[in-house]
RNA sequence: UUCUUAUCCAGAGAGGUGGAGGGACUGGCCCUUUGAUACCUCGGCAACAGGCUCCUAUAGUACUGUGCCAAUUCCACUAAGCGUGAUGCUUAGAAGAUAAGAA
Numbered sequence: 001u002u003c004u005u006a007u008c009c010a011g012a013g014a015g016g017u018g019g020a021g022g023g024a025c026u027g028g029c030c031c032u033u034u035g036a037u038a039c040c041u042c043g044g045c046a047a048c049a050g051g052c053u054c055c056u057a058u059a060g061u062a063c064u065g066u067g068c069c070a071a072u073u074c075c076a077c078u079a080a081g082c083g084u085g086a087u088g089c090u091u092a093g094a095a096g097a098u099a100a101g102a103a
Stems, first nucleotide, its partner, number of pairs: 001103008013042005021031003026076003043069003048065003051061003073095001077093006
């Protein structure tokens, strides 16, 4: 990097460094000098895999490996169906993210 499977309306922030961008892409909308993004420290959330407990495991735990801690994956896009005076709603797909496995 590609493929497969699962999940994505829940949850969880303080301090320091630093100084202008950031939220994947495009559009919208939003965050940001009342200091963003990033990095570091500490803390936390979750429970995908391993471990451990229990053993009936679709259970528990949170030791290890990841992940995550503005906004539903911030919203949308495509198809089908439904609906409103209007904004819309549902399902599936696409794109993306994370985990595990494979090449």